[in-house]
RNA sequence: UCAUGCUCAGGGCAAACUUGUUGAAAGACAAGGACGCAAAGCAAGGGAUCUAAGGCUGGAGCUUUCCAGCUAAGAUUGUCCUGGCUGCCAUG
Numbered sequence: 001u002c003a004u005g006c007u008c009a010g011g012g013c014a015a016a017c018u019u020g021u022u023g024a025a026a027g028a029c030a031a032g033g034a035c036g037c038a039a040a041g042c043a044a045g046g047g048a049u050c051u052a053a054g055g056c057u058g059g060a061g062c063u064u065u066c067c068a069g070c071u072a073a074g075a076u077u078g079u080c081c082u083g084g085c086u087g088c089c090a091u092g
Stems, first nucleotide, its partner, number of pairs: 002092004012037002017032006035078001041085002044082004048076003054071007
């Protein structure tokens, strides 16, 4: 320097669930909690998935309401792929 993650050390992150806050929702954040993770570290692009407040269309109602469909400008990287930067230990 490169490859790999069978094994070792010091550590790191934290699913479900619970409580609180927030949001129209999906979800996010904080604390607790550990199923897992060798990049489950950082930033980006594409796909996929979730939601539908608002918007559009249609129907009913008729005084501003209700219902249905479509829609991301809202989300998920612990859903997948691509490739960029950085990084612990061990082995070869």